A computed fold for a 63-nucleotide RNA from Holophagaceae bacterium UBA1801, annotated as Fluoride riboswitch aptamer (crcB RNA motif). Taxonomically the source falls in Holophagaceae (Bacteria, Pseudomonadati, Acidobacteriota, Holophagae). Rfam family: Fluoride riboswitch aptamer (crcB RNA motif). Rfam 15.1 lists 2,293 matches to the family in 1,982 species. The coordinates come from a structure-prediction model, not an experiment, and the mean pLDDT is 79. The model forms 100% of the base pairs in the Rfam consensus.

[in-house]
RNA sequence: GUAGCCUCCGGCGAUGGUGUCCGCCUUAAAACCGCCCCGACGGCUGAUGACACCUACGGUUGG
Numbered sequence: 001g002u003a004g005c006c007u008c009c010g011g012c013g014a015u016g017g018u019g020u021c022c023g024c025c026u027u028a029a030a031a032c033c034g035c036c037c038c039g040a041c042g043g044c045u046g047a048u049g050a051c052a053c054c055u056a057c058g059g060u061u062g063g
Stems, first nucleotide, its partner, number of pairs: 010025004016054006034044003
């Protein structure tokens, strides 16, 4: 110096926050960046990777 492996820290999982759990990536870059349409135009769902709560948004009913 190069390559491999492990641990810790860190980062990521289609739009916000907190907590828990799960998965993934990495020493410098990667993990990651939804669906329909051949593609484009155009259109569609959801604030989660999963769960709970909060916030925003949407629908229905009542006051």